This is a predicted structure of a 350-nucleotide part of an RNA (small-subunit ribosomal RNA, central domain) from a metagenome.
Its mean pLDDT, the model's own confidence on a scale to 100, is 83.
The full RNA is in RNAcentral, with records from SILVA.

[in-house]
Context: one part of a larger RNA
RNA sequence: UUGGGCGUAAAGGGCGCGUAGGCUGAAUGGUAAGUCAGAUGUGAAAUUCCGAAGCUCAACUUCGGAGCUGCAUUUGAAACUGCCAAUCUAGAGGGUAGGCGGAGAAAACGGAAUUCCACAUGUAGCGGUGAAAUGCGUAGAUAUGUGGAAGAACACCUGUGGCGAAAGCGGUUUUCUAGCUUACAACUGACGCUGAGGCGCGAAAGCAAGGGGAGCAAACAGGAUUAGAUACCCUGGUAGUCCUUGCUGUAAACGGUGUACACUUGAUGUAGCUGGGCUCGAUCCUGGCUGUGUCGUAGCUAACGCGAUAAGUGUACCGCCUGAGGAGUACGCUCGCAAGGGUGAAACUC
Numbered sequence: 001u002u003g004g005g006c007g008u009a010a011a012g013g014g015c016g017c018g019u020a021g022g023c024u025g026a027a028u029g030g031u032a033a034g035u036c037a038g039a040u041g042u043g044a045a046a047u048u049c050c051g052a053a054g055c056u057c058a059a060c061u062u063c064g065g066a067g068c069u070g071c072a073u074u075u076g077a078a079a080c081u082g083c084c085a086a087u088c089u090a091g092a093g094g095g096u097a098g099g100c101g102g103a104g105a106a107a108a109c110g111g112a113a114u115u116c117c118a119c120a121u122g123u124a125g126c127g128g129u130g131a132a133a134u135g136c137g138u139a140g141a142u143a144u145g146u147g148g149a150a151g152a153a154c155a156c157c158u159g160u161g162g163c164g165a166a167a168g169c170g171g172u173u174u175u176c177u178a179g180c181u182u183a184c185a186a187c188u189g190a191c192g193c194u195g196a197g198g199c200g201c202g203a204a205a206g207c208a209a210g211g212g213g214a215g216c217a218a219a220c221a222g223g224a225u226u227a228g229a230u231a232c233c234c235u236g237g238u239a240g241u242c243c244u245u246g247c248u249g250u251a252a253a254c255g256g257u258g259u260a261c262a263c264u265u266g267a268u269g270u271a272g273c274u275g276g277g278c279u280c281g282a283u284c285c286u287g288g289c290u291g292u293g294u295c296g297u298a299g300c301u302a303a304c305g306c307g308a309u310a311a312g313u314g315u316a317c318c319g320c321c322u323g324a325g326g327a328g329u330a331c332g333c334u335c336g337c338a339a340g341g342g343u344g345a346a347a348c349u350c
Stems, first nucleotide, its partner, number of pairs: 003322004007304002012318001014201004021194003025088002028085004033081002035077008048066007091191001092188002096183001104176001109171001110154001114150008125136002162169002206247006215241002220236004258317006266295012278281001299306002323350003332343004
């Protein structure tokens, strides 16, 4: 490289947008670049293959034939691919109406809880644990009541419920904005799929500057435990957690399952939209589309299991794998303020 693969054995890029490229619906006419057929020329000799002959045989040599799968010219074919012309509506898209739901930004609001402050009542404990101690408290704590301040998170509702490409998103209200889906008729007429590079988004932790800081809490300190205890338990406690603006660009970024399209017995939940029927219902009967679950037929799978949301049957395109360790290391390049990220070996050992 071919081949074979990528849920769990090595292997799906964290996710999207999209450039080049690859691939691309139905029907008509034309063309003849690809494609197919014929002819002519060429394809040196040797070599190769077949049949003979000559050295005693063989290797070897000689003769004859085939072949040299190619190229060029020319004549034709027109199914398929390409190209040109004109056409269609099943893919795709824009538009109208309705409702569900998510996110972002800015400002304001809400109640419960926590901590702190002030005052009042009140007196000796509180707190904590397996048991304790450190700690707090007669300078009046804990507890109870009233008032105030601050920051963060939004109980119940809450649900294998919803939305989003993923990361993710939950108090209330207002405003702005993008997408999915369903119904309806009309319009454009293949405008599509994928997507190397590229660009954007991207949990937590971390970094820079400025704010903020109630609770929690790496580090740290003390008390315990223990043979020891740089831990688990307890009392404290700083970064951080929160906000603004930048950076970082990684996760078991997982469904460990790339995206798009088509096809293939069923059963039963649930969410949204929308029909039909009837005895007109918040409650009956029965469909369609979309999402999200469970079980399961065929089939697939090494098995586990998957099973219309496929890991089944096919197509298109991308990414990735090729024994274990060395190693996601070294070196180089590149990105980053740094921490580090991306790319990514070899010797050697088994």